A computed fold for a 162-nucleotide RNA from a Chloroflexota bacterium, annotated as glmS glucosamine-6-phosphate activated ribozyme aptamer.
Rfam family: glmS glucosamine-6-phosphate activated ribozyme aptamer. The literature on the family includes a 2004 paper in Nature by Winkler et al., "Control of gene expression by a natural metabolite-responsive ribozyme".
The model forms 89% of the base pairs in the Rfam consensus.

[in-house]
RNA sequence: ACGACGGAAGAAGCGCCAGGCCCUGGCGUACAGGAUGUGCCAGGGUGACGAGGAAGGGGCCGAUCGAACCACUCGGCGGAUGGCCUCUCGGCAGCACAGUCGAUAUGGACGGGGCAAAACGCGGCGCGCGAGCGUCCGACAAAGACCGUCCAGCGUGCAGCC
Numbered sequence: 001a002c003g004a005c006g007g008a009a010g011a012a013g014c015g016c017c018a019g020g021c022c023c024u025g026g027c028g029u030a031c032a033g034g035a036u037g038u039g040c041c042a043g044g045g046u047g048a049c050g051a052g053g054a055a056g057g058g059g060c061c062g063a064u065c066g067a068a069c070c071a072c073u074c075g076g077c078g079g080a081u082g083g084c085c086u087c088u089c090g091g092c093a094g095c096a097c098a099g100u101c102g103a104u105a106u107g108g109a110c111g112g113g114g115c116a117a118a119a120c121g122c123g124g125c126g127c128g129c130g131a132g133c134g135u136c137c138g139a140c141a142a143a144g145a146c147c148g149u150c151c152a153g154c155g156u157g158c159a160g161c162c
Base pairs, nucleotide, nucleotide: 014078015077016076017075019074020046021045022044023043024042025041026040027039028038029037030036049066050065051064055088056087057086058085059084060083061082089102090101091100092099094158095157096156097155106152107151108150109149110148111147112146120138121137123136124135125134126133127132
């Protein structure tokens, strides 16, 4: 220095690729030959764009929101902070029970204003023979959260105080 094995870190709209599609090379094939098409092989590219989302354990399901859409997000695998049930912990009154919610710790309806990245601008720069990749600038959401109004709920017992 190279290789193998093992480990750690990192990543959670996250990781991966055996099908598809695309590129490059080699060999074959159709043609008089070439371009080109096509077949096989090898190597490579693509394969979800962000927003939001976590008290802890177990089980089940197989996961919220919009943007984009010619295979660019077509197909598949793994995972996952989602939903439901349950146990524990915690908030809601000092304690218990019940109920409800999750450290911004009542629910519902309606309304309000605001927030992204990619595609895109055949944008700039860089890398690659190429398919493509990286990065910078500009533009464009919805849900949740937040704010306002209304509706519903805020219990029972005990302790304590008057």